[in-house]
């Protein structure tokens, strides 16, 4: 000191989380050893059992039990007597028992906490100081006598003592009256002298000393009272109070006072929070935090309050008293039923509760209390043990060397390596701690006893010495023995330090957050390894930080959550200039307090450290005093520039209440006039022959004010618009007028305040919620028309909300300009400049998250109000106020999410724009869709009909050849190191082989026959068996993959450096002007420049040249032949294939800056990328292929693998997709005749020739081909012949002969003949390809093949067209731009009912509870008052009873608070794939 989490990114806002340290802590795993600490947080629940406050015989009468002593019996070790000692039970009497010690129920208080005060106080025992102590006396417990009760306990009687009681004398610096003097103060007042009168006292013990008593003052130490300030939450608690507030007298108290009581008076308290609720002991301090704060208030110390739940007083210096009394009440004991007893929030312990908190220990050695003269006694305070890893510390579990880097384990690219790991093992080596022996403290030195000294056993000092220790034989210290006796826990996806393998397959399960887990999971669960820490480590609770995330230090409020709808103005807050005065705030000095401890420094003790001691700072406070005078504040004088005000003009829909005015719409009455009006996207509902609409006249009636009219104006917002008149309100602006801070803001509060609605009553033309009908639509309770009802219009009274918006409170100051406009001023002739006040736009510096804002500020400052703090539940629900209602204000919690936003950014998208392209549309041509038949695919069938491919971009696709093979599928039969190949290792040398038997369907089995080369004789090659080893797989996963393809698309775009902008995402460049096929190129620009595409480089084509001509050619010359380049020959031509040229808007016109366009231009064979073809950016679609191949990991191993037979991919009601054939006259047949290009060929192509009608067959030349061959091209052409039919079209189907491949044509091949003659007479909504040698149209070849199911595929030439105005409109694509809640990107995203489930949670008749207050009634102990038998020493004493009033309970009533739980019921909230519709984001399809 930060991080993670909202997106595709980004930046802000905002939560939510996490690292950190704490703890009186629990819990899970684990566990050596010491030191110091601390240990019922719940039940202020009940308590069995022991101890927790006693002491003094130097106050007392006295002897119960103990000791001694003496006596005495007499069993000689027991008894008895005997207060004589020592002591001492009860008793009386003093002190103490108000302290120590527990606890937090109670209290929101003067309780605490600090500072004052007390002139309104007391104060045992201690200290100082003055004085006293004479005298009587009656009692009473004990004890003895006698009763009652079960017990606690008590009654009579009799008799005694005291430091116990009572009287009386003395007494003053005391008290009390009377009244002086003096100084003081704080107001009553005090204080000190002084006088006179009245009132009150005492104890003794003791030989002396000495203690004790009295009375007084003073001190000290405790208490007691009063005050200022501080001191939780709730306004959804606003009003509270009758001793209540003050005054007079009385009583009362230690003391003031409504503390009480009687009169008077009517005040007290409160928005600066009273009353009421809840809640809680405060504080020093502790936790955390740089601090400011937050939280908290265990141990320790202070201070309070309580002692089973209330009450009461009494005794006492002090208590309304924890281990006292008395009453009530609840609960537990006893109990003989009459009665009695008791308080552990003391210390141990039990029970309960609970997640949980110890021993029924030891000692009074230390410290400190209470008695005592003292020894001493007591002391569950206190010291000390015991238990508990609850914390804080501190120490160890070894150390050093040791690589064959051993074995195990684990993981890999696995003959090996990597890691555990210098780790073990072995080898020296130490002994803290363990064990075990032995020695031993310091806490202790006073009291006291003993010497000395001061004057002495008073008491005081001093020094030796003795006497005392619970803890404890512990701390410690030696010495032996041996690495010996000791490591676990959480984690390892980010954040956060640590990484692999199995295993698990949205399963089990993890998770603080985000998220992991659906078959390769560093996230589950084991393992190995590794990170941290350590006698502990984790979780889980709760505090505090990080959260500046309630912000004093230190936030905000256009748009994120936040500005009141506007003004007027209370309280309060803040306030101009200058003087004087004062010191309240403020500042400095000083002084007093601020406990100790605790924190923090230093030093010191304990071997350190924790812990402790001393000392010092520091405790930021609060009084008090003195001083300063800038500022604020307060008092006073003044002053003008704030603010009003006056005088002159100015200005506008400012507002209110009259009148009045056309236009327009409606409506009635009349006139023309005839058949339709109207209304939409198109209709239709509706009006109209009873006369409409249309068009004239009069009449009426109610709203609204065209043009002017603006980006204008005017008002505090709402809000205002025809003309006018009357009231009346503001603003500006000039002015040498007048006042003198009269000023801002404003919490409550008043007043206003669109539209809808609400009450009365009026009005009512138009428009129109609702409602009704036409249409729209799957539906249409809506968007569109036809009516239409309240409402809209007045008055009056209410409502009180709005995107009441500049989403921007209000008022002042300061801070560059540009420029328009409204209205005023001064100056100018005018243009125009100046100055004022308003109303826009653009900017600069500056602010912003950014958009943007920018003198009209969201800049920079003061002052004052208001309001906000994750989303959602919710402006809900419940309280209250206001409203006729409606319904406004005020306003939550449960729950339940991890996001919800803000603004900009790239993208995709849009039933948003713009701009352009394409056989997209259009404009032709010619198809498919109907029909037969191919063929390929869904679907159904089957034993199997393998497998893949599925919008475009699957369906004549893989397949460029399914009758066996192919073949992956079924049947069935076989084989199991295997059907292939490697390796070892043993054998063998015929096992190979074979035209050999047998069984088989064959694979296969069983047998038969038959002995290789080389050799250095060791063996080697080959082949084989046998074994052992790597197998195999067209099994799954194309969502693990490479590779290859498909598409968008040959569409023009993807992209980088450096530079600049932006906080960033990202922009610019690549956009803009234009021009192109094209991000082509030109021009402009914060961009300047590159890459990948584009073009161009390549092949092929079109034309020339040239180079070479064989096997092509063949003009010329020869030669030959029935013909033929056939032969010589020859390079002219074709022609073949090499180089070369050629076109590049280069030439000219014309536009145009330029690229470039236009131009039937020139030239050219060819014109503007000449035609075609290869050539496919960044990506996209988890596109397709594990079945072409390869490959990860899974699965399989006498089977999912191999061999073999048959069958099967060829099934067939049906549907689709792709084709071929027709449907005919531009045609079918017959005849005859011309012209190609590209192929292919030795397991081949096959000539001539000769049989077949023909497929073919015999046949045998040439060719490994520019030589032979397939091989006849076909439409055309030339001529017949058909004459519009189901035909001389058409050829399906089916019959029957056949040829050929082939081991085999049944299931399942092409072809041939002769027959047979089916559908089909141009094809329905749809919908296909084509822009030139292109469609249509003829044919010919290859590939794979034995052979073919080829109408497919892929080449080749013939012959050869129409059209395209154009870019609205369907489609698909660019580029720019908008908008967006979309990013899995519109096939997005999303709302509401309903259906299920689960949670919490308002109402609700009702039950059941809690606490508190009023009234009434009854009312114990106690307290005051009256009375008063009695007593008495006859008084001003004491007193039972009896009474009055208070009173803790208790009773009853009515209310009001606040739980709880309920049939019922009403909404929220979440919940992988439920229903309905489609409201929200694009113009979201009605904005």
């Nucleotide at each position: 000191a930060g991080a993670g989490u909202u997106u595709g990114a980004u930046c802000c806002u905002g939560g939510c989380u996490c690292a950190g340290g704490a703890u009186g802590a629990a819990c899970g795993c684990u566990a050596g050893c010491g030191g110091g600490a601390g240990g019922c947080u719940u039940a202020a629940u009940a308590c069995a059992u022991g101890c927790a406050a006693g002491u003094c015989g130097a106050g007392g009468g006295g002897u119960a039990a103990c000791a001694u002593g003496a006596g005495a019996g007499c069993u000689u070790g027991c008894u008895c007597u005997u207060g004589a000692u020592g002591a001492c039970g009860a008793c009386c009497g003093g002190c103490g028992c108000a302290c120590g010690g527990g606890u937090g129920a109670g209290u929101a208080a003067c309780g605490c906490g600090u500072a004052c005060a007390c002139a309104a106080u007391c104060u045992g025992c201690c200290c100082u100081a003055a004085a006293g102590a004479g005298g009587a006396g009656a009692a009473u417990a004990g004890c003895c006598c006698u009763g009652g009760g079960a017990a606690a306990c008590u009654g009579g009687g009799a008799u005694u003592a005291a430091u116990g009681c009572u009287c009386c004398a003395u007494a003053g610096u005391a008290u009390c009256u009377u009244a002086a003097u003096a100084c003081c103060g704080c107001a009553u007042g005090g204080u000190a002298u002084a006088a006179a009168g009245a009132u009150u006292a005492a104890a003794g013990u003791u030989c002396c000393g000495a203690u004790g008593c009295u009375u007084u003052a003073g001190g000290a130490u405790g208490a007691g009272u009063g005050u200022g300030c501080g001191u939780c939450c709730c306004a959804u608690u606003a009003g509270c109070u009758u001793g209540u507030u003050g005054g007079u007298a009385a009583g009362g108290u230690a003391a003031c006072g409504g503390c009480u009581u009687a009169c008077c008076a009517a005040g007290g308290c409160a928005a600066c929070g009273a009353u009421g609720g809840g809640u809680a002991g405060g504080g020093g301090g502790c936790g955390u935090g740089a601090g400011a704060g937050c939280g908290u208030g265990a141990u320790c110390c202070c201070c309070c309050a309580c002692a089973c739940g209330g009450g009461u007083a009494c005794u006492g210096a002090g208590a309304c008293a924890c281990g006292g009394a008395c009453c009530c009440g609840a609960c537990u004991c006893c109990u003989a039923c009459g009665g009695g007893a008791g308080g552990c929030a003391g210390c141990a312990g039990u029970a309960a509760g609970g997640a949980a908190u110890a021993u029924u220990g030891g000692a009074c050695a230390a410290u400190g209390c209470c008695c005592g003269a003292a020894a001493g006694g007591g002391u569950g305070a206190u010291c000390c043990a015991g238990c508990c890893a609850u914390c804080c510390c501190g120490c160890g579990u070894g150390c050093a060397g040791g690589a064959a880097g051993a074995a195990u384990g684990c993981c890999c690219u696995a003959u090996g390596g990597g890691u555990u790991g210098u780790a073990a093992a072995c080898u020296g080596c130490u002994u803290u701690u363990a064990u075990a022996u032995a020695c031993c403290a310091a806490g202790a030195a006073a009291c006291c006893c003993u010497g000395g000294g001061a004057u002495u056993c008073a008491u005081c000092c001093c020094g030796g010495g003795g006497c005392u220790g619970a803890c404890g034989g512990u701390a410690g210290u030696a010495u032996a023995u041996g690495a010996a006796u000791a490591a676990g826990c959480a984690c390892c996806g980010g954040c956060u330090a640590a990484c692999u393998c199995c295993g698990u397959g949205c399963c089990a399960g993890c998770a603080g957050c985000c998220g992991c887990g659906g078959u390769a999971a560093u996230a589950c669960g084991g393992a190995g390894g590794g990170u941290g820490u350590a006698a502990g480590c984790g979780u889980u609770a709760u505090c505090c930080g990080g959260a500046a995330u309630c912000a004093c230090u230190g936030g905000g409020u256009u748009u994120a959550a936040a500005g009141g709808g506007u003004g007027c103005g209370u309280a309060g807050g803040c306030g101009g200039c200058g003087u004087u005065a004062u010191a309240a705030g403020u500042c400095a000095g000083a002084g007093g307090u601020g406990a100790a401890a605790u924190c923090c420094c230093a030093c010191a003790g304990c071997u350190u450290a924790a812990c402790u001691g001393u000392g010092g700072a520091a405790c930021u406070g609060c009084c008090u005093u003195u001083g300063a005078u800038a500022c604020u504040g307060u008092a006073a004088u003044g002053c003008u520039u704030g603010a009003a005000u006056c005088a002159g003009g100015u200005u506008g829909a400012g507002g209110u209440c009259g009148g009045c005015g056309g236009a327009a719409u409606g409506u009635g009455u009349u006139g023309u006039g005839u058949a339709g009006c109207g209304g939409u996207g198109a209709a239709a509902u509706g009006c109209a022959u009873a006369g409409a609409u249309a068009u004239g006249a009069c009449a009426u009636a109610g709203a609204a004010c065209a043009c002017c009219a603006a980006u204008u104006g005017c008002g505090a917002a709402g809000g205002c618009a025809g003309c006018u008149g009357g009231c009346u309100a503001g603003a500006c602006c000039u002015g040498u007028a007048u006042u003198g801070a009269c000023g801002c803001u404003g919490a409550g509060g008043c007043a206003c305040g669109a539209a809808a609605g609400c009450g009365u009553g009026g009005g009512g033309a138009g428009c129109g919620a609702a409602c009704a009908g036409g249409a729209u639509u799957a539906g249409a309770u809506a968007c569109c028309c036809u009516g239409g009802u309240a409402g809209u219009c007045c008055a009056c009274g209410c409502c009180c909300u709005a995107a009441a918006c500049g989403a921007u409170g209000c008022u002042a100051a300061c801070u560059c300009g540009a420029u328009g406009u409204g209205u005023g001023g001064u100056c100018g002739u005018a243009a125009g400049a100046c100055u004022g006040c308003g109303c826009g736009u653009c900017c600069u510096a500056g602010g912003g998250a950014a958009a943007c804002c920018g003198u009209u500020a969201a800049g920079u400052u003061a002052g004052c109000c208001a309001c906000c703090u994750g989303g959602g539940g919710a402006g809900u629900a419940c309280g209250u106020u206001c409203g006729c209602a409606a319904g406004a204000a005020u306003g939550a919690a449960a729950c339940u999410c991890a996001a919800a936003g803000g603004a900009a950014u790239u993208g995709a998208c849009g039933g948003g724009g713009g701009u352009c392209c394409g056989c997209a549309c259009a404009a032709g041509c010619g198809g498919u869709g109907g029909a037969g038949c191919a063929u390929g695919u869904g679907g159904u069938u089957u034993a199997a009909u393998u497998c893949g491919a599925c919008g475009a971009u699957a369906c004549g696709c893989g397949a460029g050849g399914a009758a066996c093979c192919u073949u992956a599928c079924c049947u069935g039969g076989g084989c199991u190191c295997g059907a292939a190949c490697g390796c070892u290792a043993u054998u063998u040398g015929a096992u190979c082989g074979c035209g050999c038997u047998c069984c088989g369907a064959a694979a296969g089995g069983a047998g038969g026959c038959u002995u290789u080369c080389c050799u250095u004789c060791g063996g080697g090659a080959c082949a084989a068996a046998u074994a052992g080893u790597g197998a195999g797989g067209u099994g799954c996963u194309g969502c693990a993959u490479g590779g290859u393809u498909g598409u968008c698309g040959u569409c023009a775009g993807c992209u980088c450096g450096u530079g600049c902008c932006g906080u960033g995402a990202g922009g610019u460049g690549u956009u803009g002007g234009g021009u192109u096929a094209a991000g082509u190129c030109c021009c402009g620009c914060a961009a300047c420049g590159a890459g990948c595409g584009c073009a161009a480089c390549c092949c092929c084509u079109a034309u020339u040249g040239u180079u070479a001509g064989u096997u092509g050619c063949c003009a010329g010359c020869a030669a030959g032949u029935a013909a033929u380049g056939u032969u010589g020959g020859g390079g002219a031509c074709u022609c073949u294939a090499g180089c070369a040229a050629g076109a590049c808007u280069g030439c000219c016109g014309g536009c145009g800056u330029a690229a470039g366009c236009c131009g039937a231009g020139a030239g050219g064979a060819a014109g503007g990328u000449g035609g075609g073809g290869a050539u496919g950016a960044c990506g996209u679609c988890a596109a397709a292929u594990c079945a072409u191949c390869a490959u990860g990991g899974c699965c399989u191993u006498u089977a999912u693998g191999c061999c073999c037979a048959g069958g099967g991919c060829g099934a067939c009601a049906c549907a689709c997709g792709u084709g071929c054939u027709a449907c005919a006259a531009u045609g079918g047949c017959c005849a005859g005749u011309a012209c190609a290009a590209a192929g292919g060929g030795u397991a081949g192509c096959c000539a001539a020739c000769c049989c077949g009608c023909g497929a073919g067959g015999g046949g045998g030349a040439g060719c490994c081909a520019a030589u032979c061959c397939c091989a006849g091209a076909a439409a055309g052409c030339u001529g017949g012949u058909c004459c519009c039919a189901g035909u001389u079209c058409g050829g399906a189907u089916u019959g029957g002969a056949g040829u050929c491949u082939g081991c085999a044509a049944c299931c399942c091949g092409a072809c041939u003949c002769c027959a047979u003659g089916a559908a089909g007479g141009u094809g329905g909504a749809a919908u296909c390809g084509c822009u030139a040698g292109u469609a249509a149209u003829c044919g010919c070849g290859c590939a794979u093949c034995a052979g073919c199911c080829a109408u497919g595929g892929c080449g080749c030439g013939g012959u050869g067209a129409a059209u395209a105005c154009g870019u609205u409109c369907c489609c698909g694509g660019a580029c720019c731009u908008u908008g967006u809640a979309c990013a899995c990107a519109c096939c997005g995203c999303c709302c509401g009912u309903c259906a299920a489930g689960c949670c919490a949670u308002g109402g609700a008749a009702g039950c059941c509870g809690a606490g508190g207050g009023u009234a009434c009634c009854u009312g114990a102990a106690g307290a005051u008052g009256g009375u008063g038998a009695c007593u008495u020493u006859a008084u001003a004493g004491g007193g039972a009873g009896c009474u009055a009033u208070c009173u803790a309970g208790g009773g009853u009533a009515a209310a009001a608070u606040u739980g709880g739980u309920a049939a019922c019921u009403g909404g929220g909230g979440c919940u992988a794939a439920g229903u309905c519709g489609g409201a929200a984001c694009a113009a979201g399809g009605u904005a």
The RNA shown here (small-subunit ribosomal RNA) has 1487 nucleotides and comes from a metagenome.
The RNAcentral record of the sequence draws on SILVA.
The prediction has a mean pLDDT of 84.